[in-house]
RNA sequence: AGAGUUUGAUCAUGGCUCAGAUUGAACGCUGGCGGCAUGCCUAACACAUGCAAGUCGAACGGUAACGCAAGAAGCUUGCUUCUUGGCGACGAGUGGCGGACGGGUGAGUAAUGCUUAGGAAUCUGCCCAGUAGUGGGGGACAACUCGGGGAAACUCGAGCUAAUACCGCAUACGCCCUAUGGGGGAAAGUGGAGGAUCUUCGGACUUCACGCUAUUGGAUGAGCCUAAGUCGGAUUAGCUUGUUGGUGAGGUAAAGGCUCACCAAGGCGACGAUCCGUAGCUGGUCUGAGAGGACGAUCAGCCACACUGGGACUGAGACACGGCCCAGACUCCUACGGGAGGCAGCAGUGGGGAAUAUUGGACAAUGGGCGCAAGCCUGAUCCAGCAAUGCCGCCUGUGUGAAGAAGGCCUGCGGGUUGUAAAGCACUUUCAGUAGAGAAGAAAAGCUUACGGUUAAUACCCGUGAGUCUUGACGUAACCUACAGAAGAAGCUCCGGCUAACUCCGUGCCAGCAGCCGCGGUAAUACGGGGGGAGCAAGCGUUGUUCGGAAUCACUGGGCGUAAAGGGCGCGUAGGCGGCCGAGUAAGUCGCGUGUGAAAGGCCGGGGCUCAACCCCGUGUACUGCAUGCGAUACUGCACGGCUUGAGAAUGGUAGAGGGAAGUGGAAUUCCCGGUGUAGCGGUGGAAUGCGUAGAUAUCGGGAAGAACACCGGUGGCGAAGGCGGCUCGCUGGGCCUUUUCUGACGCUGAAGCGCGAAAGCGUGGGGAGCAAACAGGAUUAGAUACCCUGGUAGUCCACGCCGUAAACGAUGGGUACUAGGUGUUGGGAGGAUUGACCCUUUCAGUGCCGACGCUAACGCAUUAAGUACCCCGCCUGGGGAGUACGGUCGCAAGGCUGAAACUCAAAGGAAUUGACGGGGCCCCGCACAAGCGGCGGAGCAUGCGGCUUAAUUCGAUGCAACCCGAAGAACCUUACCUGGACUUGACAUCGUGGGUCGACCUGUGGAAACACAGGGUGCUUUUGCGCCCAUGACAGGUGGUGCAUGGCUGUCGUCAGCUCGUGUCGUGAGAUGUUGGGUUAAGUCCCGCAACGAGCGCAACCCCUGUUCUAUGUUGCCAGCGGAUCAUGCCGGGGACUCAUAGGAGACUGCCGGGGACAACUCGGAGGAAGGCGGGGAUGACGUCAAGUCAUCAUGCCCCUUAUGUUCAGGGCUGCACGCAUGCUACAAUGGGCGGUACAACGGGCAGCGAUCGCGCGAGCGUGAGCGAAUCCCUCAAAGCCGUCCUCAGUUCGGAUUGGAGUCUGCAACUCGACUCCAUGAAGCCGGAGUCGCUAGUAAUCGUGGAUCAGCAAUGCCGCGGUGAAUACGUUCUCGGGGCUUGUACACACCGCCCU
Repeated sequence: AGAGUUUGAUCAUGGCUCAGAUUGAACGCUGGCGGCAUGCCUAACACAUGCAAGUCGAACGGUAACGCAAGAAGCUUGCUUCUUGGCGACGAGUGGCGGACGGGUGAGUAAUGCUUAGGAAUCUGCCCAGUAGUGGGGGACAACUCGGGGAAACUCGAGCUAAUACCGCAUACGCCCUAUGGGGGAAAGUGGAGGAUCUUCGGACUUCACGCUAUUGGAUGAGCCUAAGUCGGAUUAGCUUGUUGGUGAGGUAAAGGCUCACCAAGGCGACGAUCCGUAGCUGGUCUGAGAGGACGAUCAGCCACACUGGGACUGAGACACGGCCCAGACUCCUACGGGAGGCAGCAGUGGGGAAUAUUGGACAAUGGGCGCAAGCCUGAUCCAGCAAUGCCGCCUGUGUGAAGAAGGCCUGCGGGUUGUAAAGCACUUUCAGUAGAGAAGAAAAGCUUACGGUUAAUACCCGUGAGUCUUGACGUAACCUACAGAAGAAGCUCCGGCUAACUCCGUGCCAGCAGCCGCGGUAAUACGGGGGGAGCAAGCGUUGUUCGGAAUCACUGGGCGUAAAGGGCGCGUAGGCGGCCGAGUAAGUCGCGUGUGAAAGGCCGGGGCUCAACCCCGUGUACUGCAUGCGAUACUGCACGGCUUGAGAAUGGUAGAGGGAAGUGGAAUUCCCGGUGUAGCGGUGGAAUGCGUAGAUAUCGGGAAGAACACCGGUGGCGAAGGCGGCUCGCUGGGCCUUUUCUGACGCUGAAGCGCGAAAGCGUGGGGAGCAAACAGGAUUAGAUACCCUGGUAGUCCACGCCGUAAACGAUGGGUACUAGGUGUUGGGAGGAUUGACCCUUUCAGUGCCGACGCUAACGCAUUAAGUACCCCGCCUGGGGAGUACGGUCGCAAGGCUGAAACUCAAAGGAAUUGACGGGGCCCCGCACAAGCGGCGGAGCAUGCGGCUUAAUUCGAUGCAACCCGAAGAACCUUACCUGGACUUGACAUCGUGGGUCGACCUGUGGAAACACAGGGUGCUUUUGCGCCCAUGACAGGUGGUGCAUGGCUGUCGUCAGCUCGUGUCGUGAGAUGUUGGGUUAAGUCCCGCAACGAGCGCAACCCCUGUUCUAUGUUGCCAGCGGAUCAUGCCGGGGACUCAUAGGAGACUGCCGGGGACAACUCGGAGGAAGGCGGGGAUGACGUCAAGUCAUCAUGCCCCUUAUGUUCAGGGCUGCACGCAUGCUACAAUGGGCGGUACAACGGGCAGCGAUCGCGCGAGCGUGAGCGAAUCCCUCAAAGCCGUCCUCAGUUCGGAUUGGAGUCUGCAACUCGACUCCAUGAAGCCGGAGUCGCUAGUAAUCGUGGAUCAGCAAUGCCGCGGUGAAUACGUUCUCGGGGCUUGUACACACCGCCCU
């Protein structure tokens, strides 16, 4: 000192939460010792029992108990009993002092209290100092005795008696009262000692001590008064009748309405009275950098209280905790008549509660009461006990020890870690334990004695010194010594981020965790356990409290345009603040001093317990305060004198929808009357309701009524705001400018208060044309209580009276001053120039825009501030609940103003950024639409999918981007599925151990086969062995799961033109710039411009095929010319010309010309050319998106199966069929079908193959087998086309499904379940609804043809090849998809979003 959390990210606002310290604590787990502290915070609830206040015989009468002494009796000569106040003493009593202190508690109390500082009208026992006294008498009452009552507590009557008890008398320095003449008032003795004198022998007397009386002063304590300070609520605004004051009296220790009588009508209050709630106050304690905030246990000061309420008595002091009286509640006793009691003293009990101790010891110390004293009393106090409740200290061992042991955990299997940790070896003994020692410290009194004082005195007494004799609860203390032995002594919490610390297993949105954010849905560092680690430690965590962090109530130290927050506006009271000069004062302010601010505590220094906690000491410090004295006078205040610049007034001008009243004008709408006129009008996206033949709409003329004022008109004007608009005339407010004059600070703001205040609404009375909530009807729609249409009432208008609110906004309170400019505009003034309505310069006031400094979170504001300052007012403190409830107040009502809480959330909100999206805008592209051609969707069939069915119908693919897809070939096999039969180191791989030398193959039997059994048979070899087999162990195997754990591969946006980076610059930042802009392109293609300059991945090019040509080479290809042969054929000799093949070149680059364009890029047209602006086609797929697809191609983590989810065999299934969808084929016919004749390809394939020829068969095909591993032979006759002919519009000579029969071929095998052929059969279908698909040229359409897979084939599929060969594109409004710029956004899983009821 900060951190986490709103967002995809950012900045700021803002709340919530955490880390710290603290505690009279409690709870959970754990627990060795000691020191010092602390310990009912709750029920001021009720209390059993014991103790907590007595003492004095040196005040008194006395003698109940005890002891001594004396005497007496009994007698077991040592005891018992009795007597005697004689002595020590002393129960009860009289009397004195003390029970007003000490101890407890905090109920009450917001001031009768407390704190600080003052004051005057008082008292004060004991104590100190001074002065003066202490003479002489008297009468009682207790105790006691006698008698009585009562259960008891207690009490009554009679009698005796003492005093330091009580009462007179005397005296009165001082004292008190007074009319100043005078008057009044006291006492008590007791004890010690004693020389002289006296004596009734008791003493008197003297002296001392303690007392007593009066009085003065002090000290101490107490009472009273004043000022200031002292919690919250205004949803408590008025309170008060002894109330405020006066006079007189009473009363008190004392001032005083303290009380009373009379008189006056005051007193207090927004500087918060009264009322309500809460609370003892302070020194201080905790926290905090401080200022503050919270608290008021222990210790100390004050106050209050003592079962609750009231009252007085006694006394120096009380209205009295352990006193009295009365009342009340409660408890107890009772003989029922009546009595007793008060733990908020110390222990203790019950109760309450999360929770708080022993019915302990001692007066040894300190202190208190009484006493001359000894002493007694003392639950004050000092100690001990209990409690980790807190603080502090100590220990639980130290050194060495690598085989890095075992075990645990992890592992990539190599190892790592626990870990020098343990064990082992060598040491030590604090503390605890046992024993000893220890009477140290805490202590003086008393007694004896010396000296001094007192005295007549060497007594007594007091002071100082010496000697002597004792006194310890704690305490089995502390401290010290000895002994033995590592021996008796470690836990708790945490490990996702904040926040130090990580892995395995289990679990599977379950169980659970959580302070906030948040974890958990099969790989959880967040749950539970293990291992390991981190932190603290006799404690550790949790919960609660307080402060801090929180500048989150901001005095120090915040804000209000948009985050919460400027009152709707003005006038103005109190209050706050206030111009220049002079002199005065000294209240504020400043300086110095004095008093006080108790002690303790804090801080500093020193000291004592071994240290520390703790304790002690100091003419240390601090206590920031208050009071007071002296001084200073700049500023503020106060009172005084002046000034003119602030403010105001006068004079002269001036603009204006400023306000209010009366009058008046035209256009328009509607209605009424009349004319013309005829069938519609009106209304809408389109309609309908409505109006109209009873004459509308339209049009002309006339009239009525109400409301509003076009053009001018303008970020123009006026007003405080709301607001104000035809014209005229009265009344009236304010502003601005200018000249001089006047007043002399008269000012600014403004809580309360008062006034104004749009629209709607309310009341009363008018008015009512248009418009128009409500309402009605018509449409729209799934609905339509809406938007649209036709109507229409309040209302809108006027007068008067209410209401008092608005996004009453510039979301920006008012005033003053200062701080660059530029440019419009409105109203004045001055100057210049001028013919001028004009123009130029300048100045004041207003109103706009742009913009510098500065400010701001940013947006933005910027002399009209949101800048820089001062003054005053209002307001804010997370979101929701809620501007709600209750209360008050205003209102006729509607409602307004004021204005919470419970509960709930971890956010809500602002500005800006990047995307995405929009039934936003602009630009552009694509067979995207349009224009065309042909299809699909209807039929039959084929194929795939869904569904259903099934023992199984294996699995995957599911919008585009699954559905003739994986599958370029399911009868068995394939095959993963089902049923059944078998095998278990296995069908397959590697290794180890043991054994065998056994093989393949053939035959036979059983069986569906796998397989089993029997027979035959006997591998290579270097003899270690190889191969093979059997057994056994590691392991194999899995098309089992997870494509949401993965690699690889693929689809898609999309062959769309995009996606990024470095450096620089801008921005607080996310980010921006570059990549945007102007052109252009198929293209982020290129050019230009530009705070950008460059670069990368994409585009293009480089590669392949094709189109032209050249060169080279010609066999199996070709044949023009030459020759030969044939019915015929490059068949032969030859030839390289051509075609073609193979290889290598050339060619196209906007190169040339012209137009356009910015002299660019480029584009349009043209020439030449086989080809022209990318010539056509292919391969090639940026950053990324879809948790897209695939674990069943393959690979692979984890999980699962292991005589089975593995392996093998037979049969079946994947081909199942009410149905739905997708992709195709064939058709519906005449541009056709049948038949006959006839022409022209290309790409390819071929040895378990292609198969010529010839023969047979209607045919599929069969037989034969030439040639060919192929530019040579074969597949291979291409078909549409062309020529001819038949059919003539029909379910047909179209169409071919389906079915029957007969066959062919492949294959171990065509039943489920193949293809093909022939004969026969001859279904639906006559061009296909909504909708939808492909294609822009050698394309569509149409025609055939080849290949892969393959024994065969369900291929109409797929991939190729050539033949014939079109139509159309105006164009980019619309649909779909995409790209760029821009805009809005409350979206960011991003519109399939978010969100409301």
RNAcentral holds the sequence, with entries from ENA. This is a predicted structure of a 1397-nucleotide RNA (small-subunit ribosomal RNA) from an uncultured prokaryote. Its Rfam family is "Bacterial small subunit ribosomal RNA". Rfam links the family to the GO terms ribosome and structural constituent of ribosome.